[in-house]
Small-subunit ribosomal RNA, 3' major domain from a metagenome, 477 nucleotides, folded computationally. The prediction has a mean pLDDT of 84. The full RNA is in RNAcentral, with records from SILVA.
Context: one part of a larger RNA
RNA sequence: UGACGGGGGUCCGCACAAGCGGUGGAGCAUGUGGUUUAAUUCGAUGAUACGCGAGGAACCUUACCUAGGCUAGAAUGUAUUUGGACCGCUCCAGAAAUGGGGCUUCUCUUCGGAGCUAUUUACAAGGUGCUGCAUGGUUGUCGUCAGCUCGUGCCGUGAGGUGUUGGGUUAAGUCCCGCAACGAGCGCAACCCCCAUCUUUAGUUGCCAUCAGGUCAUGCUGGGAACUCUAAAGAAACUGCCCGCGCAAGCGGUGAGGAAGGCGGGGAUGACGUCAAAUCAUCAUGGCCUUUAUGCCUAGGGCUACACACGUGCUACAAUGGCCAGUACAAAGGGUUGCUACAUAGUGAUAUGAUGCCAAUCCCAAAAAGCUGGUCUCAGUUCGGAUCGGAGUCUGCAACUCGACUCCGUGAAGCUGGAAUCGCUAGUAAUCGCGUAUCAGCAAUGACGCGGUGGAUACGUUCCCGGACCUUGUACA
Numbered sequence: 001u002g003a004c005g006g007g008g009g010u011c012c013g014c015a016c017a018a019g020c021g022g023u024g025g026a027g028c029a030u031g032u033g034g035u036u037u038a039a040u041u042c043g044a045u046g047a048u049a050c051g052c053g054a055g056g057a058a059c060c061u062u063a064c065c066u067a068g069g070c071u072a073g074a075a076u077g078u079a080u081u082u083g084g085a086c087c088g089c090u091c092c093a094g095a096a097a098u099g100g101g102g103c104u105u106c107u108c109u110u111c112g113g114a115g116c117u118a119u120u121u122a123c124a125a126g127g128u129g130c131u132g133c134a135u136g137g138u139u140g141u142c143g144u145c146a147g148c149u150c151g152u153g154c155c156g157u158g159a160g161g162u163g164u165u166g167g168g169u170u171a172a173g174u175c176c177c178g179c180a181a182c183g184a185g186c187g188c189a190a191c192c193c194c195c196a197u198c199u200u201u202a203g204u205u206g207c208c209a210u211c212a213g214g215u216c217a218u219g220c221u222g223g224g225a226a227c228u229c230u231a232a233a234g235a236a237a238c239u240g241c242c243c244g245c246g247c248a249a250g251c252g253g254u255g256a257g258g259a260a261g262g263c264g265g266g267g268a269u270g271a272c273g274u275c276a277a278a279u280c281a282u283c284a285u286g287g288c289c290u291u292u293a294u295g296c297c298u299a300g301g302g303c304u305a306c307a308c309a310c311g312u313g314c315u316a317c318a319a320u321g322g323c324c325a326g327u328a329c330a331a332a333g334g335g336u337u338g339c340u341a342c343a344u345a346g347u348g349a350u351a352u353g354a355u356g357c358c359a360a361u362c363c364c365a366a367a368a369a370g371c372u373g374g375u376c377u378c379a380g381u382u383c384g385g386a387u388c389g390g391a392g393u394c395u396g397c398a399a400c401u402c403g404a405c406u407c408c409g410u411g412a413a414g415c416u417g418g419a420a421u422c423g424c425u426a427g428u429a430a431u432c433g434c435g436u437a438u439c440a441g442c443a444a445u446g447a448c449g450c451g452g453u454g455g456a457u458a459c460g461u462u463c464c465c466g467g468a469c470c471u472u473g474u475a476c477a
Stems, first nucleotide, its partner, number of pairs: 001477002003474003007471007015461002019424005026315008034306002042053002064301007077123003082118003088103006106115003126290002129288003135284002137279003140275001142273001147186006153162003166177003192267004197235007207224002211222003238261001241255001242253004317417001321376007333364003338357002342353004383414001388409007430453007
């Protein structure tokens, strides 16, 4: 100087408390451990691994296993050897890769050669092989915590200190006052994006107040530019004004005005560093290893196994509910190898025909919870839907291992979950549906977004956990 303390002081955080809803019990989905296996490819392992890499494992992917094959090889270049084909059509063997055969058969030329293709040799390739404790790059974490430092000066023999401490204040090393310090940098804040209000400009594909026409009905048509909206430019919030306290910074006020008030709400943004944290399997790369194999091709299998254990989720256990009928209101996205209106067939998944749209125009598209009416009447039930049987649809060479969906039947556990443990402070929790990426299809209940309905509680900081500053002790560095 740090680090640490079941030392002290001050302060903060869904840290506790106050509340609401979960997990832990059940079934299933998914990941992991373990076990099994020819293989169940590899990585990630307290917080900071475990719906993680993987934002799509039937083949492919694929790295694993078994079997069959290749050895200058699956890519590229140069030089070199030999040939004339290459392509196309076709036959045989084979699981295919591949091997063998038949038909057809070179182009340009300045005749030196060039092009294409097969082949030989060489320089060279290949490796998802090892080392993340040799590395770059990227990332997690403490933590969006308020810290981390430097120049000059001053103090100290020196390591170092001062500044950065003190008194206030703040979300903040934020600002003020004081001070042997005076300044500065990286962080904080602001500048950036979205949302909340208004104005201007613009008016199609969006809008429809006024006027007219038309329809069973609909901005449908003429028209309009008000409103909504769209998308560009601006305005607006700064403790600016008032009152109180205060030297000031600032704090308090059911103060005014205002759409918004004291950081207005979200996002992006992550200092110096810590964990020899993670990644050699995104990529790059040193070294090592391998080169008829640890490389490459192909078929089939495996990554989907299953006495079990754990994590994360979904669905439930019902009446604030289930079922049936009617009826209302979003936002944000996506669409030509696509989204598909509408019609017909089918109980349905879908199929057939057909129309519009490269989209503010057409489509996906039905929003669902909600509201209205009916029924069930507390039961393992009209709750719950696992599992299994049968029949089908779709994608795709191909659904046996191992896809999703539909219909009929079947109708398991489960009656609110022990110890323990998690999330959340407002348009939040809870609850309800919608969309997208990946994608032929889909194991999506995941991830990432979008809106609808919409709470309860916070006395407070004694305690648990983590953190910040000052101080104190130390046999630790």